[in-house]
RNA sequence: CGAAAAGUUUGGCAAAACCGGCGAAAGCCGGCGACGCAAAGCUAAAGGGGCUAAGGCGGGUAACCGCUAUGCCAGCCAGCUGCCGGG
Numbered sequence: 001c002g003a004a005a006a007g008u009u010u011g012g013c014a015a016a017a018c019c020g021g022c023g024a025a026a027g028c029c030g031g032c033g034a035c036g037c038a039a040a041g042c043u044a045a046a047g048g049g050g051c052u053a054a055g056g057c058g059g060g061u062a063a064c065c066g067c068u069a070u071g072c073c074a075g076c077c078a079g080c081u082g083c084c085g086g087g
Stems, first nucleotide, its partner, number of pairs: 012037002018031005035075001041080003047077002049073003055068005
């Protein structure tokens, strides 16, 4: 680009990796990138669960070890809310 078939849309979010930055860390922000998601929208002491442990407490001669969240995760479950639709 062409043909055939089909036709419930326009679209949305964005994993990991990599780059830059913040943070003690978990993790977060931005760029890039798409693994996926019909709620991968919102909600984190005032539902459950999970991660980290700076600081604090305890142990140890020390190296270090253990406990601890009002730090963090909703793309773990959950709660709340929303969009589309041929039948």
Background:
The RNA shown here (c-di-GMP-I riboswitch aptamer) has 87 nucleotides and comes from Carboxydothermus hydrogenoformans Z-2901. RNAcentral holds the sequence, with entries from Rfam and Ribocentre. The source organism's lineage runs through Bacteria, Clostridia, Thermoanaerobacterales, Thermoanaerobacteraceae and Carboxydothermus hydrogenoformans. Model confidence (mean pLDDT): 82 of 100. The model forms 95% of the base pairs in the Rfam consensus.